Small-subunit ribosomal RNA from an uncultured prokaryote, 1524 nucleotides, folded computationally.
Rfam family: Bacterial small subunit ribosomal RNA.
The RNAcentral record of the sequence draws on ENA.
RNA sequence: AGAGUUUGAUCAUGGCUCAGAUUGAACGCUGGCGGCGUGCCUAAGACAUGCAAGUCGUACGAGAAAGUACCUUCGGGUACGAGUACAGUGGCGCACGGGUGAGUAACGCGUAAGUAAUCUACCCUGAUAUCUGGGAUAACAAUUCGAAAGGAUAGCUAAUACCGGAUACGUUGAUUUAUCAAGAAAGAUGGCAGGAAAGGAGACCUCUCCUUGGAAGUUGCCGUAUAGGGAUGAGUCUGCGUACCAUUAGCUAGUAGGUAAGGUAACGGCUUACCUAGGCGACGAUCGGUAGCUGGUCUGAGAGGAUGAUCAGCCACACUGGUACUGGAACACGGACCAGACUCCUACGGGAGGCAGCAGUGAGGAAUAUUGCGCAAUGGGGGCAACCCUGACGCAGCGACGCCGCGUGAGUGAAGAAGGCCCUUGGGUUGUAAAGCUCUGUCAGGUGGGAAGAAGUGCAUUAUGGUUAAUACCCAUAGUGUUUGACGGUACCACCAGAGGAAGCACCGGCUAAAUCCGUGCCAGCAGCCGCGGUAAUACGGAUGGUGCGAGCGUUGUUCGGAAUUACUGGGCGUAAAGGGCGCGUAGGCGGCGUGAUAAGUCAGAUGUGAAAGCCCACGGCUUAACCGUGGGAAGUGCAUCUGAAACUGCAUAACUAGAGUAUUGGAGAGGAAAGUGGAAUUCCUGGUGUAGAGGUGAAAUUCGUAGAUAUCAGGAGGAAUACCGGAGGCGAAGGCGACUUUCUGGACAAAUACUGACGCUGAGGCGCGAAAGCGUGGGGAGCGAACAGGAUUAGAUACCCUGGUAGUCCACAGCUGUAAACGAUGAUAACUAGGUAUAGGGGGUAUUUGACCCCUCCUGUGCCGGAGCUAACGCAUUAAGUUAUCCGCCUGGGGAGUACGGUCGCAAGAUUAAAACUCAAAGGAAUUGACGGGGGCCCGCACAAGCGGUGGAGUAUGUGGUUUAAUUCGACGCAACGCGCAGAACCUUACCUGGUCUUGACAUCCCGAGAAUUCUCUGGAAAUAGAGAAGUGCCUCUUAACCGAGGAGCUCGGUGACAGGUGCUGCAUGGCUGUCGUCAGCUCGUGUCGUGAGAUGUUGGGUUAAGUCCCGCAACGAGCGCAACCCUUGCCUCUAGUUGCCAUCAUUUAGUUGGGCACUCUAGAGGGACUGCCGGUGUUAAACCGGAGGAAGGUGGGGAUGACGUCAAGUCCUCAUGGCCCUUAUGCCCAGGGCCACACACGUGCUACAAUGGCCGAUACAGAGGGCAGCGAUACCGCGAGGUGGAGCAAAUCCCAGAAAGUCGGUCUCAGUUCGGAUUGGAGUCUGCAAUUCGACUCCAUGAAGUUGGAAUCGCUAGUAAUCGCAGGUCAGCAUACUGCGGUGAAUACGUUCCCGGGCCUUGUACACACCGCCCGUCACACCACGAGAGUUGGUUGUACCAGAAGUAGUUGAGCUAACCUUCGGGAAGCAGGCUGCCAAGGAAUGGUCGGUAAUUGGGGUGAAGUCGUAACAAGGUAGCCG
Repeated sequence: AGAGUUUGAUCAUGGCUCAGAUUGAACGCUGGCGGCGUGCCUAAGACAUGCAAGUCGUACGAGAAAGUACCUUCGGGUACGAGUACAGUGGCGCACGGGUGAGUAACGCGUAAGUAAUCUACCCUGAUAUCUGGGAUAACAAUUCGAAAGGAUAGCUAAUACCGGAUACGUUGAUUUAUCAAGAAAGAUGGCAGGAAAGGAGACCUCUCCUUGGAAGUUGCCGUAUAGGGAUGAGUCUGCGUACCAUUAGCUAGUAGGUAAGGUAACGGCUUACCUAGGCGACGAUCGGUAGCUGGUCUGAGAGGAUGAUCAGCCACACUGGUACUGGAACACGGACCAGACUCCUACGGGAGGCAGCAGUGAGGAAUAUUGCGCAAUGGGGGCAACCCUGACGCAGCGACGCCGCGUGAGUGAAGAAGGCCCUUGGGUUGUAAAGCUCUGUCAGGUGGGAAGAAGUGCAUUAUGGUUAAUACCCAUAGUGUUUGACGGUACCACCAGAGGAAGCACCGGCUAAAUCCGUGCCAGCAGCCGCGGUAAUACGGAUGGUGCGAGCGUUGUUCGGAAUUACUGGGCGUAAAGGGCGCGUAGGCGGCGUGAUAAGUCAGAUGUGAAAGCCCACGGCUUAACCGUGGGAAGUGCAUCUGAAACUGCAUAACUAGAGUAUUGGAGAGGAAAGUGGAAUUCCUGGUGUAGAGGUGAAAUUCGUAGAUAUCAGGAGGAAUACCGGAGGCGAAGGCGACUUUCUGGACAAAUACUGACGCUGAGGCGCGAAAGCGUGGGGAGCGAACAGGAUUAGAUACCCUGGUAGUCCACAGCUGUAAACGAUGAUAACUAGGUAUAGGGGGUAUUUGACCCCUCCUGUGCCGGAGCUAACGCAUUAAGUUAUCCGCCUGGGGAGUACGGUCGCAAGAUUAAAACUCAAAGGAAUUGACGGGGGCCCGCACAAGCGGUGGAGUAUGUGGUUUAAUUCGACGCAACGCGCAGAACCUUACCUGGUCUUGACAUCCCGAGAAUUCUCUGGAAAUAGAGAAGUGCCUCUUAACCGAGGAGCUCGGUGACAGGUGCUGCAUGGCUGUCGUCAGCUCGUGUCGUGAGAUGUUGGGUUAAGUCCCGCAACGAGCGCAACCCUUGCCUCUAGUUGCCAUCAUUUAGUUGGGCACUCUAGAGGGACUGCCGGUGUUAAACCGGAGGAAGGUGGGGAUGACGUCAAGUCCUCAUGGCCCUUAUGCCCAGGGCCACACACGUGCUACAAUGGCCGAUACAGAGGGCAGCGAUACCGCGAGGUGGAGCAAAUCCCAGAAAGUCGGUCUCAGUUCGGAUUGGAGUCUGCAAUUCGACUCCAUGAAGUUGGAAUCGCUAGUAAUCGCAGGUCAGCAUACUGCGGUGAAUACGUUCCCGGGCCUUGUACACACCGCCCGUCACACCACGAGAGUUGGUUGUACCAGAAGUAGUUGAGCUAACCUUCGGGAAGCAGGCUGCCAAGGAAUGGUCGGUAAUUGGGGUGAAGUCGUAACAAGGUAGCCG
């Protein structure tokens, strides 16, 4: 610091997601050790049990027991225990410490000030005092009530408990005097209230008394009282800061203030009475929801954002609500009273309780620990002290919850072991990894040693000082001795043994470091985003390997970051989300120029504060680190106070004129309002002329018209709109404004001067204006015209088109509504920043001028073009979207939704304000390349048109679909499947079916054994095959005299396993080959240039061409693949050659038959020829085109071969090759028979016909190109014929197939189902073949079907073509209407490019890119989800007005009761109980507000591979679309 994701690609916008850090965490897998931290975030829900606040005998009275010892009359007593324990009175403490965060949006907290408006126990300090009396009471004991808790009655007693008096007083109040602004301070006088403990325990005997010594006394200590001072703590007040909702806009009667009184420690409506009517609020009152606040913590570069665990400060709370008492302080966590809920005990009468203290329990929850040790340390309470208490605290335990540290070994070790995995089978990798060898000893384990944390206090003692009469006592200081450790036998140290006990988790498609195999087959699953998975998954699961981190690793959740994605730092608003429809104007914000002044802002300095801890720096301590320490530093950007500066802003003052305004003159204008007046046109009415149609449309019909329409003429009525002028011209703030005249009226502009003197700009709320449609009331109503009706169109047509037609359109109202794509999709104002051109209004100048025109120029408006600059681009560009300033409005992903609810407005329609749940990973902008368009332009093609002939109808052949079948093998499916693979299925082919066999196999290689190979015969069987028999011994090498023998090659048989085999699957894994667009003219590259980029340019443009063919132009210049040419063939000529070809001349013959010849034809080699070369015209002096000449041929001469980049996942795994998968006694192999030939039907492609341009009969003529030895087969003979017999010739310019046919000549038929047509069927044959039944071809005789030119539709062809005629070949034993070739005869037509189809180029639109066979909208149906409404119903919370009234407190009463004081002894004073009244919690009941839950039903919304109906939008989307 960025990355992924919208697209075919691009840029920008914009959201989503990721990488980082973090955590009081949780979950999964795993887990060796230690240190330091940390641990109920949920139910402020409920709690068993134990502990958490006591202490003091130096305040006081009383006062055991067990036990021991002794005595004893054996009943007991005495002493110690012991003035101990327990309990009581009294004092101090219990308001600290500890917990929690429910409440609280507040002076609660933070910060800075104030308190002259206050209090402060204990503590410190310096003073003074501590006099004199009195009456009770608990404990105790007695009686008594109660289950208990707990009481009651009459007795005894003490105090540092309580009460009276004196004194003191600096206190309080009143009065007075002087000072001062307030308020305070000082002095004087009289009066009131309040105050002691003769206290406690020591020591001493100097003085007095009794005399071991004690008392008075003295003395110190601890207490007590008083008024000061200090410290600490607390109360209270104030400035500033402190989160959300305006779908909360008004709130408030003690409310705001005053006076008086009361009350408080203290100010104060804090309370009461009276008076006034105020106070708060858009700078957000009030209501509502949420929340303890801060230091800090996390994150971040920072600014910020989030957070408020642990530690620290403050606040609040203590089961819920209320209340006071005591006290220095509480309205009190472990106190009290009352009410409520809950739990427990109960003898049912009544009682008890409060873990949000520490442990712990159950509950809740994803989730959070021990009912531990100790007061040794630190701190706290009490005490003179010893000491006691202390779940504060110090420690330990549990938890990888976090941070930090350590370890699980180190070195060497290649046969690169084994095993695993992969493999192209060579190897690679795991991997120096292991083993092996040599070492080390951390941690854990064992043994032994063993700290610091402890300083004190007390006691004993020594010394010095103070006090004192005192060398007692006491106090202080110093020294010595003694005593105190929970942790813990812990940290740490030494030794022992030995690599031994100690590694996992996640990931490996991209982001993101790291890949292979197997399994699975849109299944199972993964996924943070994009997305993987439908048979070759680097994405699922496993394995191997790798990568990352490591006692952890992942996942989930949280927060910040990235996110400049709320933008202060630091964003935007023409088209992406976003400028208010427009103006006037309030508050507010901002504001021209010069001088002097002020000092609020601003700037500088100083002082105080900003707690500690934390962060940062330095140093130090634990072996290091984490962690911790230092009266360390820095920082804390803040607040307050003081001093200074005066540029800028502000404030106040007096000036200025450049902003703004006023006055004068002038012209322009559909600016506005009202009244009036015209003409043209439509319609209607009246009358005339006139006759059959008119009208309307794509075409029609509805409609009007013989009752006289339309047309035409004249007259009249009425309403609305104002042709021409008229113009991207004018005016207005916008909406908007268009005949003419008059009246009233607003604004802008120009010129020249004069005046005012900043009067300005913007503008939240507010007010006004505001098209069309709509609403209300009343008019008006010609035309037009929602709704509606009819006619058409259509599958339908609630539309588009037509005929009618109502609201409305028009007018009036201070009417209502208040919205539009109200748009320049561009807020207002001001300034600055190149030009050119046009136009409107006004002015000036110039020339001859008084006018006009031209020209120059200034101001104001309105347009176009264009530079810098800006912009994502498009574009904007002095009328900015440039550069700045001020103010307002608005935006923050798409959908849900401008919707719901609530509020406001409205008669209504509705408008305005305006969410959420849920859902998606995009939605959207500009531009690019394509593709497409029922867009445009140009051009081409048998594309149409013009013609000729067909198909579609018949019969038949053939292919296909369908059906059938045991099987009807498989493939091909628009063009571009369908006489296609198949250039030829009776067996074979053959892949299919049935049946019968084989299992190393029909075929290949290797190994073993046997045998020569081979030939023949017999038996079973349908054959395959099985069995039996016979004949036969070869070739090469070695050896041998020879026989024999051994080995080898080839072949056969048997066997073993490796393997063979597969027309089995996948053409969507592939190669190759092929089809198609298309023989269309296109497709690209290098360099350069332009563009942010995709890309563009070149390749576009002007001409031209069959052609991206060529020329010209041009930021392009060149090049490649295509086009063309080169190749073959054909057409003319020349040369060469002359057999098997040819024959002009000569001879000859039936015959080029033979001699001869090679001139000609021909053959087959080599050349020539045609190039727009020549002429004319047109054209840009071009390319080229048109015409002509010559020529066999003329503009590519005709034909062929040749097929660019690519498209169609086109076709083919059944030609071949091939990956993967599958079968392996079968999906392989062999055999027989059957099937591929089926047949209600449908389609394609052909053949033959329907006849006279013909059929039949007879005669007769002329080809080309081919084929031929298992072949073609002549002459001859036989047969009606197919054919047979026979065999000459020919491996072919020689022989044969081989008769060409149409044609020509002659005859016949005479328009008919025929002498057309030949299907079908019967019979008889021929040929091929092992075989013709399923299932061949042909012949003869007989039979003689449909069919009389073919509906909608559709195909081919532009010249030697169509049409027509025959011939040959391949395949092939046989089989051709098919296919491939060949020649014969031989046309018609093309005006032309409007239309159909296909294609090319340019351009345009696009919401398409799988590219129009695209995309996509809405209803309905189904499922699920969240939400709204809903008769109601049920909860929470709260307001108002009431009832009620516990405890408490205040007042009042107090006939009952009472120790202290007074008393004249009667009583009084002062009180208590009780009663009543006020206030008031719970509770009750009434009526509202508000927020939830739930509900029959209902509404829309969202989501959901293949539902229904249509086709609204995107192209002119087929009616341009869109807004209201």

Its mean pLDDT, the model's own confidence on a scale to 100, is 83.